[in-house]
About this RNA: A computed fold for a 114-nucleotide RNA from Flavihumibacter sp., annotated as SAM riboswitch aptamer (S box leader). RNAcentral holds the sequence, with entries from Ribocentre.
């Protein structure tokens, strides 16, 4: 990189360096940005996807202690992720008088897999 599955309208910023761009993608919008963009560093948050751990329930085994499996809840300890705006909106299809709305594609993240 590819493939599979799940999720994507919730949530969460300060400081230092830096110095003009940024919001993935043609294009169209709309925004953010010299009251400092991208990027890098530090610290701090947010968040239960995986692991660990705790509690409860159920099942199986066991005299019991307990073990194993499943489910639910909790916990930021480990692995990731993330910290403007719905994945900023549209774009392709359906739908509509126009909207609204639904879906697809693409993308992001996690877990798994060759």
């Nucleotide at each position: 990189c590819g493939c599979u599955u799940a999720u994507c309208a919730a949530g969460a910023a300060a400081g230092g360096c830096a110095g003009a761009g940024g919001g993935a993608a043609a294009u169209g919008g709309c925004c953010c940005g010299a009251u400092g963009a991208a990027g890098c560093c530090u610290u701090g948050a947010c968040a239960a996807c995986c692991u660990g751990u705790u509690u409860u329930c159920u099942g199986u085994g066991g005299u019991a202690a307990c073990a194993c499996a499943g489910a639910a809840a909790g916990u930021a300890a480990g692995g990731u992720g993330c910290c403007a705006a719905a994945u900023c909106c549209a774009g392709c299809c359906c739908g509509u008088a126009a909207a609204a709305g639904g879906g697809a594609u693409a993308g992001a993240u996690a877990a798994g897999u060759c």

The coordinates come from a structure-prediction model, not an experiment, and the mean pLDDT is 85. Rfam family: SAM riboswitch aptamer (S box leader). Its family is annotated with regulation of gene expression in the Gene Ontology.